[in-house]
Description
The prediction has a mean pLDDT of 76. This is a predicted complex of two RNAs, RNase P RNA and transfer RNA, with 445 nucleotides together. Rfam match: Bacterial RNase P class A. Gene Ontology terms of the family: dimeric ribonuclease P complex, tRNA processing and ribonuclease P activity. The family's RNA type in Rfam is ribozyme.
RNA sequence: CGAGUCGGCAAGGUGACCGCGGCGGGAGCGAUCCCGUCGAGGAAAGUCCGAGCUCCGUAGAGCAGAGUGCCGGGUAACACCCGGCGGGCGUGAGCCCAGGGAAAGUGCCACAGAAAAUACACAGCCUCGGCGUAAGCCGGGGUGAAGGUGAAAUGGUGGAGGUAAGAGCCCACCGGCGACCGGGAGACCGGCCGGCCUGGUAAACCCCACUCGGAGCAAGACCUAAAGGAGGACGCCAAGGCUGCUCGCCAAGUCCUCGGGUUGGUCGCUGGAGGCGCCGGGUAACCGGCGCCGUAGAUAGAUGGUCACCACCCCAAGGCCUUUACCGCCUAGGGGUACAGAACUCGGCUUACCGCCGGUCUCGCCAC
RNA sequence: GCGGCUGUAGCUCAAGCUGGAUAGAGCAGCCCACUCGUAGGGGAAGGUAGCCCGUUCAACUCGGGCCAGCCGCACCA
Numbered sequence: 001c002g003a004g005u006c007g008g009c010a011a012g013g014u015g016a017c018c019g020c021g022g023c024g025g026g027a028g029c030g031a032u033c034c035c036g037u038c039g040a041g042g043a044a045a046g047u048c049c050g051a052g053c054u055c056c057g058u059a060g061a062g063c064a065g066a067g068u069g070c071c072g073g074g075u076a077a078c079a080c081c082c083g084g085c086g087g088g089c090g091u092g093a094g095c096c097c098a099g100g101g102a103a104a105g106u107g108c109c110a111c112a113g114a115a116a117a118u119a120c121a122c123a124g125c126c127u128c129g130g131c132g133u134a135a136g137c138c139g140g141g142g143u144g145a146a147g148g149u150g151a152a153a154u155g156g157u158g159g160a161g162g163u164a165a166g167a168g169c170c171c172a173c174c175g176g177c178g179a180c181c182g183g184g185a186g187a188c189c190g191g192c193c194g195g196c197c198u199g200g201u202a203a204a205c206c207c208c209a210c211u212c213g214g215a216g217c218a219a220g221a222c223c224u225a226a227a228g229g230a231g232g233a234c235g236c237c238a239a240g241g242c243u244g245c246u247c248g249c250c251a252a253g254u255c256c257u258c259g260g261g262u263u264g265g266u267c268g269c270u271g272g273a274g275g276c277g278c279c280g281g282g283u284a285a286c287c288g289g290c291g292c293c294g295u296a297g298a299u300a301g302a303u304g305g306u307c308a309c310c311a312c313c314c315c316a317a318g319g320c321c322u323u324u325a326c327c328g329c330c331u332a333g334g335g336g337u338a339c340a341g342a343a344c345u346c347g348g349c350u351u352a353c354c355g356c357c358g359g360u361c362u363c364g365c366c367a368c
Numbered sequence: 369g370c371g372g373c374u375g376u377a378g379c380u381c382a383a384g385c386u387g388g389a390u391a392g393a394g395c396a397g398c399c400c401a402c403u404c405g406u407a408g409g410g411g412a413a414g415g416u417a418g419c420c421c422g423u424u425c426a427a428c429u430c431g432g433g434c435c436a437g438c439c440g441c442a443c444c445a
Stems, first nucleotide, its partner, number of pairs: 001364004005359005012310007020039008041339001045350002048348005053216004060247004065212005070084005085099001086097004100207002105205002107201003122147001124143008155174005161169001175197002177194002180191004220267004229258006240250002260444003274293008311337005317331004369441007378395004388425001398411003418434005
């Protein structure tokens, strides 16, 4: 210098004018006006998880269903975060993993191939018998992964071991499984022994362990207006009690359909698992103590627009430097400054997106 | 705001989705023959299965994330 990786920061600034919403104060009978003050985000988004909060005449049981899935910790909780283990990718910094069980059972494995899962044998090799002069043919037996096929072939590689020929049949190494011993809190790791050698798929059914009542601020409460009307069903069975089935439980009125009215106001509504700083504990996530701060609440939805100057980036022109070019500096000009916008509130995840900074981080090249 | 569903040819839809098939049909469009011209007839073509990533030997199908579209839900009595 280039490429990369990890982490962090900010989300243009100031002034003038015009305009919007909340709160406080003032003026006005009122409509409204004036003054002061406050007024979006890191994702406010997607609504994918987890909670708070609220209601459902209790929320009970079983089956079904849904979700989670290495270990330990953090947290109100989580599918999130931190640390570790194992596996994979990368030269490396580092990154990724839906990461329980295929030796409980069932299913599937297209095409090709003899055979796709515990049973078979197309070609081959060996051997026995028969026939034949012979080449060879027929029949019986043994053999197990090449001879090709396939994504995958009965653990893999090697063997001048072994055999009639072969093969974990035997031996060495590697891998898996199981027993034992040792270490660790655990996932797991190390050693040693045993030829025990068993295909893949669970983001197929399933098995194991754990968790789950449901709905959602259009929850829900109050005030006001209007026709609090009509019909039907049930009150034993039924219907309803907010996923299905069965049982159980609940109140005395409940439910359904049609018709009617309001498309208004108030609360919920923002002080909360809040933010910032210091100290302490912890590898860390995070926790504890002390101090300080007050920071949006609209309801068709406010938080904006224009101009000037400055900041940053891009474009192209001229000048300086230089042999030329690049780079750099100066000058005037043009363009641009992303993604996006609260709607009950938090904790996360995911997605969108402009720029800047840093590393006792990595790799490559050049110079000393 | 909350809940649910869908995406297959230019258009409207199937089938399958217990993973392995050449993904079908009608209309539209194209070509051929006939006709004065149509209609009718014959033929061929047309598919990133919304997009991306993953699981798997293999994905339209299974899982996840985005994108687009559609439907329902106010209160009183």